[in-house]
Context: one part of a larger RNA
């Protein structure tokens, strides 16, 4: 519950898809239900305000008028709203042409490196540190040469770049497959936003069943290091990190900035389309439209700092906040194999 706010002081839901609801271009014509407006009917009494009167004044008491948010009837107004018909194309949406890309998802691939293996050459060390030491190694290690076998990840390219709702996405081929963007103005004619519930998506860790396992690598063991070292550093190392399927639903899920429309000076870069100049075809120059950076004017802001990708100026629609702890707890409820989520307080205290 009103106001006032949510980049950083509390506060934007991790992100869509979209029921209900809320809001909703333009133009005619109808109705008149919101809106406005006249007349009536009620809208008790007492209270209240206000003329007059009674108690020796007042409180206090009695009369007459007034006032009464509102409610119904019944006449009229039509600008905005509704509702209802007609009509438009500037918002949405198709069509048809193209164009860019780590967007998803299966499959198959390729080479560099790491480690084990098996062969060759070699021979007394390697490894590691601030220095060492655990550790490997004459049962022949490191180092080179060849072969081979698995797993994971893709150097350069690479970007202040791209795509993607978000999480995220990067060797290279094919297979399905989502979305933008750009021209053309050919069709559709308001089909639109936004979105309480739901519903799907969702890093990492972490459970389940199976299946892999090369390199790291929590836990754990050694070695130092140190007063101690349940660490920081060496040496090893299991889960886990891969892969299918099925949970799990968190996060500094961040631009710590919902989404949508429209208005407000510029100037540089970059990135994808279109158009003109211009070239033999380019570079290069204009001019437009979508993205992505950095400056900046006007404004905003507590400041920093935002600044046509607003945090400016406005409409509309949804989450949130309302002193610090207690506490994102405990209870209840729903959800989850669990681990916990999601919802969510009180005492009592500065």
């Nucleotide at each position: 519950u009103u106001g006032g706010g949510c980049g950083u002081a509390a506060a934007g839901a991790g992100c869509g898809u979209g029921u209900a609801g809320g809001c909703g271009g333009u133009u005619c014509g109808g109705u008149a239900a919101g809106u406005c407006u006249g007349u009536c009917g009620u809208g008790a009494a007492a209270a209240c305000c206000u003329g007059g009167g009674g108690c020796u004044c007042a409180a206090c008491c009695c009369u007459g008028g007034g006032c009464g948010u509102g409610c119904g009837a019944u006449g009229g107004a039509u600008a905005c709203u509704g509702c209802c018909g007609g009509g438009c194309u500037a918002g949405a949406g198709g069509a048809u042409g193209g164009c860019a890309g780590a967007g998803g998802c299966c499959a198959g691939u390729g080479g560099a490196a790491u480690u084990c293996u098996c062969g060759g050459u070699g021979u007394a060390g390697c490894g590691g540190u601030g220095a060492a030491a655990u550790g490997c190694g004459c049962a022949g290690a490191u180092a080179u040469c060849g072969g081979g076998a698995g797993g994971a990840a893709c150097a350069c390219c690479a970007g202040u770049a791209g795509c993607g709702a978000a999480g995220g996405c990067g060797g290279c081929u094919g297979g399905c497959u989502g979305g933008g963007c750009c021209a053309u103005a050919c069709c559709u004619g308001a089909c639109g936003c936004u979105g309480a519930g739901a519903c799907g998506c969702g890093a990492a860790a972490g459970c389940g069943u199976g299946g892999g396992g090369a390199g790291c690598g929590a836990a754990c063991a050694g070695g130092a290091u140190u007063a101690g070292a349940u660490a920081c550093c060496c040496u090893g190392g299991u889960a886990g990190u891969c892969c299918a399927c099925g949970c799990c639903g968190u996060a500094a899920a961040c631009g710590a900035u919902g989404g949508a429309c429209a208005c407000u000076a510029g100037g540089u870069g970059u990135u994808g389309g279109g158009g003109g100049a211009g070239u033999c075809g380019a570079a290069u120059c204009c001019c437009u439209c979508g993205g992505u950076g950095c400056c900046g004017c006007a404004g905003u802001u507590a400041a920093c700092g935002c600044g046509u990708u607003a945090a400016g100026u406005g409409u509309c629609c949804c989450g949130c906040c309302u002193g610090g702890g207690g506490a994102g707890u405990a209870c209840g409820g729903c959800c989850g194999c669990a681990a916990g989520g999601c919802u969510a307080a009180a005492a009592c205290u500065c």

This is a predicted structure of a 350-nucleotide part of an RNA (small-subunit ribosomal RNA, central domain) from an uncultured bacterium. The full RNA is in RNAcentral, with records from ENA and SILVA. Rfam family: Bacterial small subunit ribosomal RNA. Its mean pLDDT, the model's own confidence on a scale to 100, is 90.